This is a predicted structure of a 146-nucleotide RNA (FMN riboswitch aptamer (RFN element)) from Desulforamulus reducens MI-1. The same sequence occurs in records of 2 taxa. Lineage of the source: Bacteria > Bacillota > Clostridia > Eubacteriales > Desulforamulus reducens. The sequence is in RNAcentral, with records from Rfam and Ribocentre. Its Rfam family is "FMN riboswitch aptamer (RFN element)". Its family is annotated with FMN binding in the Gene Ontology.
RNA sequence: ACUUGUUCUCAGGGCGGGGUGAAAGUCCCUACUGGCGGUAUCCAGUUCACACUGGGAGCCCGCGAGCGCUCCUUAUUAUAUAGGAGGACAGCAGAUCUGGUGAAAAGCCAGGGCCAACGGUAUAGUCCGGAUGAAAGAGGAUAAGG
Numbered sequence: 001a002c003u004u005g006u007u008c009u010c011a012g013g014g015c016g017g018g019g020u021g022a023a024a025g026u027c028c029c030u031a032c033u034g035g036c037g038g039u040a041u042c043c044a045g046u047u048c049a050c051a052c053u054g055g056g057a058g059c060c061c062g063c064g065a066g067c068g069c070u071c072c073u074u075a076u077u078a079u080a081u082a083g084g085a086g087g088a089c090a091g092c093a094g095a096u097c098u099g100g101u102g103a104a105a106a107g108c109c110a111g112g113g114c115c116a117a118c119g120g121u122a123u124a125g126u127c128c129g130g131a132u133g134a135a136a137g138a139g140g141a142u143a144a145g146g
Stems, first nucleotide, its partner, number of pairs: 002145009016030004031126002033116002035063004042055005058114002066092002068089001069086005096112005118129003
C1' cells in the first nucleotide's frame, strides 16, 4: 500500500431591485444558486526526463435525497390513517446547442439556451415544513489477512 471487519468525524447553494394585486421571496421583468463518484485536447506544482500530485462538466455516464410501489404491523366490513422494512423495485424523477481551436471536443475558449422532489401558502430551484432526519460519498482510527 491492498482486502475484509469494527468504529468515529464530516457531508448543499440561492429572491437583491422593479411591476400587477386586497394578498405574491410563489405570477411578470430582472437577479441569484449548482450535492457525490467517474471521464479529461484545460490549469497549477514537482521532475533532466519518463512520470507523479492537486484542481477541473448543474444539463456526457452513473449515484444520492424525494415521490411512488411492494411487504409486515396497527386500525377498519373494506379503505383512508399511523409505524416499520425493501434497490438481487428495469415505476416517476431535470436539462445543451452554436461557433472557435485541434489529429481528436460530451468536457477547453467564446456566445446563446435550458433544468431543478414532495407537503404548505396567491401558482415557489431560492420562503416554511418532514429534516437536530436520511444519504451518494470523503477523511481518520483500529483489528485481522496473504